This is a predicted structure of a 106-nucleotide RNA (SAM riboswitch aptamer (S box leader)) from a soil metagenome. The sequence is in RNAcentral, with records from MGnify.
RNA sequence: CUCAUCCAGAGUGGCCGAGGGACGGGCCCUAAGACGCCACAGCAACCGCCCGCAAGCAGUACGCGGGGUCAGGUGCUAACUCCCACCCGUAAAUGGGGGAGAUGAG
Numbered sequence: 001c002u003c004a005u006c007c008a009g010a011g012u013g014g015c016c017g018a019g020g021g022a023c024g025g026g027c028c029c030u031a032a033g034a035c036g037c038c039a040c041a042g043c044a045a046c047c048g049c050c051c052g053c054a055a056g057c058a059g060u061a062c063g064c065g066g067g068g069u070c071a072g073g074u075g076c077u078a079a080c081u082c083c084c085a086c087c088c089g090u091a092a093a094u095g096g097g098g099g100a101g102a103u104g105a106g
Base pairs, nucleotide, nucleotide: 001106002105003104004103005102006101011040012039013038014037015036019029020028021027024084025083026082041077042076043075046073047072048070049068050067051066052064053063081100086097087096088095
């Protein structure tokens, strides 16, 4: 940089000791110890693995829009990406689009 996803799901213990939730506003979490680190546990199907597929182009494995859920590579385990933010629309929002961010694959 490109593509896909982001309304689901899943926490205990130990260490540390004051900030944290990306940024601005809000709201929230936090000395009944947050955040972070470590251990274990769990969630999850992006990649991988296994099974299946022959359809409307292509394609017969170097493919796939289907399934399993095996936890190997990542990721995740307060709140919808916590909410809003910029444009359009609406009585309203779980509306449409964009931006930013996160994760994965390339």
Rfam family: SAM riboswitch aptamer (S box leader). Rfam's curators write: The SAM riboswitch is found upstream of a number of genes which code for proteins involved in methionine or cysteine biosynthesis in Gram-positive bacteria.